[in-house]
Background: Predicted 3D model of a 1478-nucleotide RNA (small-subunit ribosomal RNA) from an uncultured bacterium. RNAcentral holds the sequence, with entries from ENA.
RNA sequence: GAGUUUGAUCCUGGCUCAGAACGAACGCUGGCGGCAUGCCUAACACAUGCAAGUCGAACGAAGUCUUCGGACUUAGUGGCGCACGGGUGCGUAACGCGUGGGAAUCUGCCCUUGGGUACGGAAUAACUCAGAGAAAUUUGUGCUAAUACCGUAUAAUGUCUUCGGACCAAAGAUUUAUCGCCCAAGGAUGAGCCCGCGUAAGAUUAGCUAGUUGGUGGGGUAAAAGCCUACCAAGGCGACGAUCUUUAGCUGGUCUGAGAGGAUGAUCAGCCACACUGGGACUGAGACACGGCCCAGACUCCUACGGGAGGCAGCAGUGGGGAAUAUUGGACAAUGGGCGCAAGCCUGAUCCAGCCAUGCCGCGUGAGUGAAGAAGGCCUUCGGGUUGUAAAGCUCUUUCAGCCGGAAAGAAAUCAUGCUUACUAAUACUAAGUGUGGAUGACGGUACCGGAAGAAGAAGCACCGGCUAACUACGUGCCAGCAGCCGCGGUAAUACGUAGGGUGCGAGCGUUAAUCGGAAUUACUGGGCGUAAAGCGUGCGCAGGCGGUUUUUUAAGACAGAUGUGAAAUCCCCGGGCUUAACCUGGGAACUGCAUUUGUGACUGGAAGGCUAGAGUACGGCAGAGGGGGGUAGAAUUCCACGUGUAGCAGUGAAAUGCGUAGAUAUGUGGAGGAAUACCGAUGGCGAAGGCAGCCCCCUGGGUCGAUACUGACGCUCAUGCACGAAAGCGUGGGGAGCAAACAGGAUUAGAUACCCUGGUAGUCCACGCUGUAAACGAUGGAUGCUAGAUGUUGGCGGGUCAAACCGUCAGUGUCGCAGCUAACGCAUUAAGCAUCCCGCCUGGGGAGUACGGUCGCAAGAUUAAAACUCAAAGAAAUUGACGGGGACCCGCACAAGCGGUGGAGUAUGUGGUUCAAUUCGAAGCUACGCGCAGAACCUUACCAGCUCUUGACAUGGAACUUAAGGGACUCAGAGAUGAGUUUCGUCACUUCGGGUGGAGUUCACACAGGUGCUGCAUGGCUGUCGUCAGCUCGUGUCGUGAGAUGUUGGGUUAAGUCCCGCAACGAGCGCAACCCUUAACACUAGUUGCUAACAGGUUUGGCUGAGCACUUUAGUGUGACUGCCGGUGACAAGCCGGAGGAAGGUGGGGAUGACGUCAAGUCCUCAUGGCCCUUAUGGGCUGGGCUACACACGUACUACAAUGGUGGUGACAAAAGGGAGCAACCUUGCAAGAGGAAGCCAAUCCAAAAAAGCCACCUUAGUUCAGAUUGUCCUCUGCAACUCGAGGGCAUGAAGUCGGAAUCGCUAGUAAUCGUAGAUCAGCAUGCUACGGUGAAUACGUUCUCGGGUCUUGUACACACUGCCCGUCACGCCAUGGGAAUUGGAUUUACCUUAAGCCGGUGGGCUAACCCGCAAGGGAGGCAGCCGACCACGGUAGGUUCAGUGACUGGGGUGAAGUCGUAACAAGGUAGCCGUA
Repeated sequence: GAGUUUGAUCCUGGCUCAGAACGAACGCUGGCGGCAUGCCUAACACAUGCAAGUCGAACGAAGUCUUCGGACUUAGUGGCGCACGGGUGCGUAACGCGUGGGAAUCUGCCCUUGGGUACGGAAUAACUCAGAGAAAUUUGUGCUAAUACCGUAUAAUGUCUUCGGACCAAAGAUUUAUCGCCCAAGGAUGAGCCCGCGUAAGAUUAGCUAGUUGGUGGGGUAAAAGCCUACCAAGGCGACGAUCUUUAGCUGGUCUGAGAGGAUGAUCAGCCACACUGGGACUGAGACACGGCCCAGACUCCUACGGGAGGCAGCAGUGGGGAAUAUUGGACAAUGGGCGCAAGCCUGAUCCAGCCAUGCCGCGUGAGUGAAGAAGGCCUUCGGGUUGUAAAGCUCUUUCAGCCGGAAAGAAAUCAUGCUUACUAAUACUAAGUGUGGAUGACGGUACCGGAAGAAGAAGCACCGGCUAACUACGUGCCAGCAGCCGCGGUAAUACGUAGGGUGCGAGCGUUAAUCGGAAUUACUGGGCGUAAAGCGUGCGCAGGCGGUUUUUUAAGACAGAUGUGAAAUCCCCGGGCUUAACCUGGGAACUGCAUUUGUGACUGGAAGGCUAGAGUACGGCAGAGGGGGGUAGAAUUCCACGUGUAGCAGUGAAAUGCGUAGAUAUGUGGAGGAAUACCGAUGGCGAAGGCAGCCCCCUGGGUCGAUACUGACGCUCAUGCACGAAAGCGUGGGGAGCAAACAGGAUUAGAUACCCUGGUAGUCCACGCUGUAAACGAUGGAUGCUAGAUGUUGGCGGGUCAAACCGUCAGUGUCGCAGCUAACGCAUUAAGCAUCCCGCCUGGGGAGUACGGUCGCAAGAUUAAAACUCAAAGAAAUUGACGGGGACCCGCACAAGCGGUGGAGUAUGUGGUUCAAUUCGAAGCUACGCGCAGAACCUUACCAGCUCUUGACAUGGAACUUAAGGGACUCAGAGAUGAGUUUCGUCACUUCGGGUGGAGUUCACACAGGUGCUGCAUGGCUGUCGUCAGCUCGUGUCGUGAGAUGUUGGGUUAAGUCCCGCAACGAGCGCAACCCUUAACACUAGUUGCUAACAGGUUUGGCUGAGCACUUUAGUGUGACUGCCGGUGACAAGCCGGAGGAAGGUGGGGAUGACGUCAAGUCCUCAUGGCCCUUAUGGGCUGGGCUACACACGUACUACAAUGGUGGUGACAAAAGGGAGCAACCUUGCAAGAGGAAGCCAAUCCAAAAAAGCCACCUUAGUUCAGAUUGUCCUCUGCAACUCGAGGGCAUGAAGUCGGAAUCGCUAGUAAUCGUAGAUCAGCAUGCUACGGUGAAUACGUUCUCGGGUCUUGUACACACUGCCCGUCACGCCAUGGGAAUUGGAUUUACCUUAAGCCGGUGGGCUAACCCGCAAGGGAGGCAGCCGACCACGGUAGGUUCAGUGACUGGGGUGAAGUCGUAACAAGGUAGCCGUA
């Protein structure tokens, strides 16, 4: 920096990614070289080989060789070394390490200096002989040497000292020049010790300590010291974290990071620790010793069972463990080490080689040209695109690998020899320098160089949804799978798998683990705490932190300079060397640190002295529900007594339980008792908070104001601590009126352990004691200073006034508001602003304020306070919607007011269901259901059964043949399709005259046709609905961090976002309205098929005829209506109300017209269309059947139930639309449907055509003269055909039904209701649909309620938007975890027992060469063995602490697409919610 919480936004906040890096591992792949690295795990066990020897110039002896001069080899004695080098990280939280200091020390070999090196002695290994033993090994006897051992002498500049003195050494070898040896001093190097500071985590570890702290005496060490011991004292450490527990080698450095930091401590270097485990000492200059010793233990091996041997955390190597880490290599050539005079020997240190892409670095796998843009692959819109100059081809080059040849540096010292210088008597010697000479190479015939050949031998891995560079096809179909996070996959997957293509890196590429970064996500640099996580409930206050002003001084902090140190390597800079780089190397810088020292005196601190602005005291006022105690008052409730009085009272949404005739409620009088204090009263006062309220008295704390005096920083904050702390709760004792958990009853309810009602106990009250928590809230810690105002109010003071008002000021308490702050909301002198000081707290959600442990409590519980596991969010504020059993306003046949229906009956029709071979398919709340269907007997038809065709019923293309094609009639088979055949009519056009072109037909093969098959959730188009509701948006501007807002809100008004006014908006668009059609009036024009007023004719009496176009009418063009006029009202507006005029008046009536969008609404079966599927069938044809079924349920209609009617009769008046395969007058005929003739009409001419309601008469309330279903029978019509399954007629039959439960529909005027008429579809079939006119009402107070809609506002945990969200129990699966009788193991501690080896102390009767005495025997000095004692490892017994594992059973927790029960929360969530408590 990015992704991820949301519909979107901003913030908080976690999770995740991109980077770097690695001792890595795994997967796929793998050409070369250079330089590095390579058991991180089992400090597990180790076979085998090697890793420390050397010196004959210390010694004797043995042996070999000999030129007899001597040379060489070596077991042993002796010297030096083996304490270095090499390995590992167990232990260790420590003076272990780092850094800087210190004093009380030692130091082999080395350097410098001074001095010495004399005289003696006794042994012993080897060896010989004799034994023991399997072996390891060992015993005895005898001989011998030394630079081995011992004595004496000498003795200072040494040591001790009582200052007189005492004491202490040596080694020789030899080539005669040296090397050694001893004493002493100094140095160098190395080592030991002490101290300051720094160096993990945990307080759910708070107290630890008896050699402990100090002193004295003694001991001890190389050296200080309780290091050890005896005695004395009682100290020492610890909140600046002792003790305990867990983890860990430390550092230079390494990785990361801008840095500060964080993580780490492989390789290299310094220090430490360790060497099978534990203990111990010896030797030595140095060890308590990796390749030494002793003991104990475990393990392994050998054994003759008696006893022995061993220690790879050296180099290789083996087994084992593990994801995982190499050769049982070469050489001492170089560097270094040990020994040696040296030559030299030894050296798994080291230098090299081997293995591994483990890392870093370099090189290569070819270069140029090459378009027919080849073939192939992939995609495709079928045109092409892409792979791709890529390949092939042509022309070149040859690094690297392979082959041949040449060929280094690393190697010059030591040595020999010449010279110079120094030392010296010296041309000896020695040292330094220099010249010459010869020898020495593991790597390795390696690096490097040359040559020949030939593009020849050399590319993969991951990724391609976003983050994140890179896209298509196929397969798959919530499957298989992917996934770092978000998330992909349910038939069109750029996310799975494969392919093509692309992107990235490249001998590597990915993945995984762990680290830093990003993460300002622990914030020192550099965060926060009103609402996101976070201010302790409040105060007092010790330690601690911080602290006014001034003077002097000091110099701890601070600052500056200097000095020492800060190892080397590393990092950085400048050079140099490998062809370059990595790598190596020279110099510099740096090492930000520590210490010492000098200086300064501003600031902080210390000391001393002043000051008064902070703080406090004194004096005088003032306000107050501040606290504690005592007393007292009135109102009210309840109860008791008595009186009056009678049937109810009480209670609720409605009731009931309850009280009351045993007298309630009501009312009057009196009394009892407890609790709380109306009005005043307030946004008011007081208190630290909790909290405090009638009135009076007593005691008492604090505040504030005024003016003067005094003290002189006395202050602020505060971990631990102490005190106070609502309600509930607990204990003891009182009290108890009202209220009231629990409980009981009554209701409500599906249930109701609730809400409501009637009762009612703890409790509420008092005293004393506990508890210590609250949403203890201003969700805002305390103190101080500073930073615009306005206004209200409380207390005090001053000015002012008669009193007020008013002005000023201090202390409180509110509201609004600027700057500033804030994510926003908001805060804003009472800060959440600007600063300083101190305290507390936070670090994703859940688990969980839980478990365990501790502390407190009588208990309830409080406090302190985790982890496993799980999720990718949880959350704050604000925005737009949607929703609310929230609010306000408005509208609508929405309700109301009315009229008529539906729901009951019969029938029709559609649907569901059922049935069926099939009952084709679709439509499904409103917005499916007389819908698609404006009309299923066949057809339609898509369904079923059977039969039948396969380039097909239909389109285009190729080839061959034919020239027609086509129509009519007939025969046979068949259910038909179809097949076979006969006959007749007919015999294409153009023409270059060629069967050339076109057309048509038949046949053949293939491309294809065809599909009412699937997906309306892949689509177009069309349609429904909200809704003819008044809304939906945009540009610019403005406001806001932003989503967004404004405009569009507000005041009026309208049918309307219609218009007016106002306004940070100004304009505009789609909608509204208007423009369009129709209807209502008039005018003009035009009169036939229309009309007939006037005139005329005729008499058929009908505009019939002439005539006319005046009227009606037709159909074209205009006029007309606009709140235009008047009055009122309104804001002088828009508009509204009333009126006039007018055919019509405020949109005149009706229609067409449907904004942005919603419902994944409907339709793939109108059509079109992507994809999928079928292709002798899911296609085509035919016959028959079905779509018409029928226990049932629903919708929509028709006809009725009758008198506003039925029947019969009579008889006027419409409109609109239709008519040639048609409408048909009229006539005849039939009871009728109809039939037979037939005029007229292609229609303002003719026809259907009769309009019906109307009027008159009869019927007289009944299942009827209502109603007409059903059924029987006879007919008619249409049609190939009325059986399934048409319509109609005549006669007969005459069902249900007497106005319809809950519920529900339509309609506001020429409307409802009622009456008929026509049309489309159509051969026929209409109760349906569409249209037409006739007659022609009732009602609307009004907007409380129902439904729907609009605007504003409010709440929200909803956004798939309330059919939303969401909580808990129960049941089931899985996971981790607490408790748990007990049990297993580890660690640690206390007491006691036991003491190995060993050192120390004692003893030393046994043994004893050197020295002394002694002639000797012997004795002495000294020593050894042995024994005793102290200490002590391992081990044992008993007890404690602690950690971990297992654990029957058990507790809660988490998690899991569709389980159960309810509905607690979110809206007033339907009882507001929440906190504490029971």